[in-house]
Overview: A computed fold for a 579-nucleotide part of an RNA from an uncultured bacterium, annotated as small-subunit ribosomal RNA, 5' domain. Rfam family: Bacterial small subunit ribosomal RNA. Its family is annotated with structural constituent of ribosome and ribosome in the Gene Ontology. The family is grouped with related families in Rfam's "SSU clan". The coordinates come from a structure-prediction model, not an experiment, and the mean pLDDT is 80.
Context: one part of a larger RNA
RNA sequence: AUUGAACGCUGGCGGCAAGCUUAACACAUGCAAGUCGAGCGGCAGCAUUAAUUGUAUAAUUUACAUUUUUAAUAAAUAUAUUUUAUAUUUUUAGAUGGCGAGCGGCGUACGGGUGAGUAAUAUCUGGGAAUCUACCUUCUGGAGGGGGACAACUAUUGGAAACGAUAGCUAAUACCGCAUAAUAUUUAUUUUUUUUAAUUAAAUUUAAAUUAAAGCAGGGGAUUAUUUUUAUAACCUUGCGCCACUAGAUGAGCCCAGACGAGAUUAGUUAGUAGGUGAGGUAAUAGCUACACCUAGACUUUGAUCUCUAGCUGGUUUGAGAGGAUGAUCAGCCACACUGGAACUGAAACACGGUCCAGACUCCUUAGGGAGGCAGCAGUGGGGAAUAUUGCACAAUGAGGGAAACCUUGAUGCAGCUAUGCCGCGUGUGUGAUGAAGGCUUUCGAGUUGUAAAACACUUUCAGUGAGGGAAUAAAUUAAAAUUACUAAUAAUAAUUUUAACUGACUGUACCCACAUAAGAAGCACCGGCUAAUUCCGUGCCAGCAGCCGCGGUAAUACGGAAGGUGUUAGCGUUAAUC
Repeated sequence: AUUGAACGCUGGCGGCAAGCUUAACACAUGCAAGUCGAGCGGCAGCAUUAAUUGUAUAAUUUACAUUUUUAAUAAAUAUAUUUUAUAUUUUUAGAUGGCGAGCGGCGUACGGGUGAGUAAUAUCUGGGAAUCUACCUUCUGGAGGGGGACAACUAUUGGAAACGAUAGCUAAUACCGCAUAAUAUUUAUUUUUUUUAAUUAAAUUUAAAUUAAAGCAGGGGAUUAUUUUUAUAACCUUGCGCCACUAGAUGAGCCCAGACGAGAUUAGUUAGUAGGUGAGGUAAUAGCUACACCUAGACUUUGAUCUCUAGCUGGUUUGAGAGGAUGAUCAGCCACACUGGAACUGAAACACGGUCCAGACUCCUUAGGGAGGCAGCAGUGGGGAAUAUUGCACAAUGAGGGAAACCUUGAUGCAGCUAUGCCGCGUGUGUGAUGAAGGCUUUCGAGUUGUAAAACACUUUCAGUGAGGGAAUAAAUUAAAAUUACUAAUAAUAAUUUUAACUGACUGUACCCACAUAAGAAGCACCGGCUAAUUCCGUGCCAGCAGCCGCGGUAAUACGGAAGGUGUUAGCGUUAAUC
């Protein structure tokens, strides 16, 4: 000088930061990843519209009921019979906004956490060639025609539950054939050029084979089709989406070199081990391979192997520097997700809030069987010297989904707690000597506390009060109009401009105004030397102090108290740690 600090005493306010360094110990509860109806079949719930019937009303209106079953009511029909009975049928519609559950798409590999493992499959710096890349941008072309299922649903049924089973129905941007096919892929003793020891390698040309798709929404007027209108479809057009391919961007994988801890009381290590040929395998190179054969190599005192410790870096801290120590917060990379193992899906995972297996632990159970994973945000127990709220909001920034409106987001923005740190402000200002009283000391004259107080005059920061005022952070979005682009179109859609409406968690916060009163606000450590600051009393090698030297045995500036002083100040001191 520094700290993610702790402890002791003390404590007025604000701003900005930081806050489990220990048990990668165990976790109650809530939340942390959804979204799309403009992909689909549908309609449980909510609302709307029209319609049927009934009740209330003098009546139109209006209100209530009515959408599944039963009952009831009403209407119609039929039979028997003669005013009653029986039977049957009818007594709304997914039509609209929207939407629980379901199929399907995208996302859940990001964001957030932790540092257990890892001394090199990491990290940092610099190179490299044998690769892939969803969404995004870009280039060229395409999108024809069919099929069969499975959920939801219905019926039956098993189970305590978790969760199923059987039979039947149905849609799609779900799934599967067929057609089409190149600048894609594969093959070729096709052509030409260059190259090489070599049909070796590269480029180019030719030929053959292989491989694809999905629709949805908005608008439109002439014609056509369905049964006349309506409507729907064909048709035209716009937007989004779909398929193949080109180039890019972004992201990721792989290879090489150097750097990056300690120990020799660790000296030899290695058998897919080191290399080759072939094969398999991967997006891709490669002993990547408990694949075949061949060779016997490979690493090592320039420290192999083994053991211990440890995430790495930008940085942080100290220092004049060189160095040393360190790796909290923030940023980049890596690794991990109860412990160990494995793959599936996918552009990407061997996947924190996915699956399977094994293990430990916890919970439920009808005892047969099931459920779980906070090193996400809060929070609990435990451990510890020690570290916060089971808060508010998606208003902003970003992320996922969506055409959009929007929805979701413990990311994030904010608020709460803590003097943990840094910074700022205040606890009053001026005048005031008879140098008051009191305390302490005294050579008894006095000195000191001390302009300090009192007193007088003034100010009101901050805190406080007010049924005071009151922001910015807001850009977007939606609607209308105009222009431009697209188009057959003045429609629709998109872009730009203008106008209007609406959106703030923090927050009635910051800030401003008014009111009142010096009013509510100073401690801590030290005073022998190092080291700024001294006297008295008590104690008497006792009690005690102490960082080092050392103090204390009757005049202690060193112990305890007091007065005075010194230092620092909302802090001060101690302990721990680093330079």